[in-house]
């Protein structure tokens, strides 16, 4: 300098144009004489940022920022 990938709840990660989800962790209530385990319920995302296409963008492009990987 150039090319790939990747960015989404506190962690781990699905979601390939039309309502944002899972474990695991966290509150509360439920079982127990008390714990552990196990159940039910609920918090928690401007979807890393700025613009573009669409009736509609986490999805598509295109820049920027970050991270990880080649090449020279």
């Nucleotide at each position: 300098g150039c090319c790939c990938u990747c960015g989404u709840a506190g962690c781990u990660c699905a979601g390939u144009g039309g309502u944002a989800g899972a474990g695991c962790g966290c509150a509360u209530c439920c079982u127990u004489g008390g714990u552990a385990a196990g159940g039910c319920u609920g918090a928690g995302g401007c979807c890393a940022u700025g613009g573009g296409u669409u009736c509609a963008a986490u999805u598509c492009c295109c820049g920027u920022c970050g991270a990880g990987g080649g090449c020279u």
The prediction has a mean pLDDT of 81.
Transfer RNA from a Bdellovibrionales bacterium, 72 nucleotides, folded computationally.
NCBI's taxonomy places the organism under Bacteria, Pseudomonadati, Bdellovibrionota, Bdellovibrionia, Bdellovibrionales.
It was read from a public genome assembly.
It matches the Rfam family "tRNA". Gene Ontology term of the family: triplet codon-amino acid adaptor activity.